RNA sequence: GGAGUUGGCUGGAUAAUCGCUGCUGCUGGAGGCCGAAAAGGCGCCGACAGUGGAGGAAAGUCCGGGCUCCGCAGGGCAAGGUGCCAGAUAACAUCUGGGCGGCGCGAGCCGACGGAAAGUGCCACAGAAAAUAUACCGCCUCUCAAGAGGUAAGGGUGAAAAGGUGCGGUAAGAGCGCACCGCGCUGGUGGCAACACCAGUGGCAGGGCAAACCCCACCUGGAGCAAGACCAAAUAGGAAUCCUCAUGAUGUGGCCCACAUCGGAUUCGGGUAGGUUGCUAGAGGUGCAUGGCGACAUGCAUCCCAGAUGAAUGAUUAUCCACGACAGAACCCGGCUUACAGGCCGACUCCCACU
Numbered sequence: 001g002g003a004g005u006u007g008g009c010u011g012g013a014u015a016a017u018c019g020c021u022g023c024u025g026c027u028g029g030a031g032g033c034c035g036a037a038a039a040g041g042c043g044c045c046g047a048c049a050g051u052g053g054a055g056g057a058a059a060g061u062c063c064g065g066g067c068u069c070c071g072c073a074g075g076g077c078a079a080g081g082u083g084c085c086a087g088a089u090a091a092c093a094u095c096u097g098g099g100c101g102g103c104g105c106g107a108g109c110c111g112a113c114g115g116a117a118a119g120u121g122c123c124a125c126a127g128a129a130a131a132u133a134u135a136c137c138g139c140c141u142c143u144c145a146a147g148a149g150g151u152a153a154g155g156g157u158g159a160a161a162a163g164g165u166g167c168g169g170u171a172a173g174a175g176c177g178c179a180c181c182g183c184g185c186u187g188g189u190g191g192c193a194a195c196a197c198c199a200g201u202g203g204c205a206g207g208g209c210a211a212a213c214c215c216c217a218c219c220u221g222g223a224g225c226a227a228g229a230c231c232a233a234a235u236a237g238g239a240a241u242c243c244u245c246a247u248g249a250u251g252u253g254g255c256c257c258a259c260a261u262c263g264g265a266u267u268c269g270g271g272u273a274g275g276u277u278g279c280u281a282g283a284g285g286u287g288c289a290u291g292g293c294g295a296c297a298u299g300c301a302u303c304c305c306a307g308a309u310g311a312a313u314g315a316u317u318a319u320c321c322a323c324g325a326c327a328g329a330a331c332c333c334g335g336c337u338u339a340c341a342g343g344c345c346g347a348c349u350c351c352c353a354c355u
Stems, first nucleotide, its partner, number of pairs: 001351010012320007020053006027046003032042003055326001059337002062335005067224004079220005084098005099113001100111004114215002119213002121209003136155002138151005163181006182204001183202008228277004238268006248262005284303008321324001
């Protein structure tokens, strides 16, 4: 200098003016509620001042938890989920460290990664055969030949075909024998474990698929802030008490007859509109120390950092530059996934050149 890997931060800046919204202080107004009250308290509307006002993903709503209501003696079945090991955590499908397998020269990246000698099932096409193995071509023997027998080294089919390489051996071949590798079993060593290594032993179990049923181990009650709680108008309906009494009242109708209905007052409770609350101080942020490889934990100090409900967080102007991406909270928090212009910082790897 070039090419990469990985972790983190940032996400236009400044000023002025005009708005929107939460809170606090102060001040003015109207008189709503409680109350015997012009006491006192709660609330409403505004002016002024101060102060806070979207994100790293606020997104998808995919996991996990808090909180709330409902359900629930205990146990089991069913259903669903998770799935190498150890740890972290409130919990997780997340994270950390490790193991194994795969990819990469490497930094590093990826993996639903328990069980196929419990059972069932499936494996298209091709192929002799897709799993109790089998024999198309071939090879060898008998044989004139047809045919019969031996064999599975070689060829062919396929995603996959009864360990691989080599030597011996044989009629030809074959774990038939041997060496090394692989595999199973046994033992030892290291490790909490997953697992690794070593030694011995068996010529070798028998394909693949469990994101097919299944088996094993562990986990899981349901619904969600439109949860839930409180206050509570009009209208309709309900209950209680009192009043009235049918020769009545109300309605239809211009009136009578007629027909239909049953009334009035007060109080109470449920519930709707509406309002209040839940609602933002939290598994919280920042700094330091300690323990730990780390995720993280503990302690101390310090800070308060949106809370709307037709739903605020904006607009205009000026200046500057690198000319600004994806995108807008709605109960809260931890994750995952997805989107993202540009900029900054750290650690590491490979190649080339020079010293």
Annotation: Predicted 3D model of a 355-nucleotide RNA (Bacterial RNase P class A) from a Gammaproteobacteria bacterium. Of the family's consensus pairs, 94% are formed in the model. It matches the Rfam family "Bacterial RNase P class A". The family's RNA type in Rfam is ribozyme. Gene Ontology terms of the family: tRNA processing, ribonuclease P activity and dimeric ribonuclease P complex. The gene name in the source record is rnpB. The prediction has a mean pLDDT of 78.